[in-house]
RNA sequence: CGGGCGCGGCCGCCGAGUCCGCGACCCGUCGCGGAGCCGGGGACCCACCUCUCCCCGGGGUGAAUCGGCGCGCGUCCCCGGAUGCGCGCCGUAGGGCCACUUCCAGGCCCGAACCCGUCAGCUAACCCGGUAGGCGGCAUGGAAGAAGGA
Numbered sequence: 001c002g003g004g005c006g007c008g009g010c011c012g013c014c015g016a017g018u019c020c021g022c023g024a025c026c027c028g029u030c031g032c033g034g035a036g037c038c039g040g041g042g043a044c045c046c047a048c049c050u051c052u053c054c055c056c057g058g059g060g061u062g063a064a065u066c067g068g069c070g071c072g073c074g075u076c077c078c079c080g081g082a083u084g085c086g087c088g089c090c091g092u093a094g095g096g097c098c099a100c101u102u103c104c105a106g107g108c109c110c111g112a113a114c115c116c117g118u119c120a121g122c123u124a125a126c127c128c129g130g131u132a133g134g135c136g137g138c139a140u141g142g143a144a145g146a147a148g149g150a
Stems, first nucleotide, its partner, number of pairs: 010137005018035007036131006046121001057119001058116004066091012094110005100145006
């Protein structure tokens, strides 16, 4: 001097996931209540349009859907195809960040996971639930505006 790890403070990011009060507990969590934020159920009207069986029911949170190719497994039909699931690549609807906001340009990423349990369109009143978790830290430019300004 550089890198990695741990602890604390501050600042920032995804996300609804923050704040206040009381009490436990033993220094950080947990429980309860409230505010704020978020999600679900739930009329008229509107929308949808009988029921049952088979194949592969249906629905919710979320940006996280859809498609192509390859491989593996299962089912069906018969020598080849259909289909479900999983994995991998390439895309994609869509989403986030680049430190006041918006627009433009440029750049970097995500494009998951989980839940309900045969059941739910919208939906006033009303009812129910959540308030986690995970990361980063000198961080592009232009235009307009705002704010601040000893």
This is a predicted structure of a 150-nucleotide RNA (c-di-AMP riboswitch aptamer (ydaO/yuaA leader)) from an Actinomycetes bacterium. The organism belongs to Actinomycetes, within Bacteria. Its mean pLDDT, the model's own confidence on a scale to 100, is 77.